[in-house]
């Protein structure tokens, strides 16, 4: 909204944003280019790549490495972000009430 005496039934349409649990995406992972630090140190930058995916690609902590050179490793904890799906409140929608303004 639409049928119907009732009782009910059918169908549509809307449900914004917030906040939280998940799930899925990704391993907050790999592959290099320049620079930069050097044991009281171990990073900056830009490129690719991963995702039927925008963006992100990183901090701490702890244990090794590496005798001063270029190169960082092993675990553990901690997120953004895309979408989906519950929950919270509360939103829309009807309906009634009270209060303010015209």
């Nucleotide at each position: 909204a639409u049928u119907g005496u009732c009782g009910a039934a059918u169908u549509c349409a809307a449900g914004a944003g917030a906040c939280u649990u998940c799930g899925u995406a990704u391993a907050a992972c790999g592959c290099c280019g320049g620079g930069g630090a050097u044991a009281c140190g171990g990073c900056c930058u830009g490129g690719c790549a991963g995702u039927a995916u925008c963006u992100a690609c990183c901090g701490g902590a702890u244990c090794g490495c590496c005798c001063c050179a270029a190169a960082u490793g092993g675990u553990c904890c901690g997120a953004c972000u895309a979408c989906g799906a519950g929950g919270u409140a509360g939103a829309a929608c009807g309906c009634a009430a009270g209060c303010c303004u015209a």
The RNA shown here (Purine riboswitch aptamer) has 102 nucleotides and comes from Paenalicyclobacillus mengziensis. The model forms 100% of the base pairs in the Rfam consensus. It matches the Rfam family "Purine riboswitch aptamer". Gene Ontology term of the family: purine nucleobase biosynthetic process.